[in-house]
RNA sequence: CACUUGUUCCGGGAAUCGGUGGAAUUCCGAACUGGCGGUGACAGCCCGCUAACCGGCUCCACGGCCCGCACCCGCGGGACCGCUGAGCUGGCCUGACCGGUGGAAUUCCGGUGCCGACAGUCACAGUCUGGAUGGGAGGAACACAAC
Repeated sequence: CACUUGUUCCGGGAAUCGGUGGAAUUCCGAACUGGCGGUGACAGCCCGCUAACCGGCUCCACGGCCCGCACCCGCGGGACCGCUGAGCUGGCCUGACCGGUGGAAUUCCGGUGCCGACAGUCACAGUCUGGAUGGGAGGAACACAAC
């Protein structure tokens, strides 16, 4: 110093005005917002990943069920079922172009666009409320061992 292992910490932003209406931060007009890794140069929309939702497999523990042993308490076994936790994995999953600079940019600059899980709601939500004091792509620091 790289790899491996362990521990700790960190790890998603944004609704305001007007209109319609009995009712909308959900509709209409304008406004606001942009996780993680990669990429010849800085990315919501290039490549990949994460959360949500629907599954599959393996293992551990517990319970059920079945079998055997035992006077009882119990003990042992099982290819079946349920459930908890851990690991691995499949499906689903939206969106960008033009011009400029440059050796190099769908990443910078200029212009014009587009996209955003599920459940809830007096009315349809990227921005409100909730699962979530959760999970997490990953990031940082420290420690041990070996070389």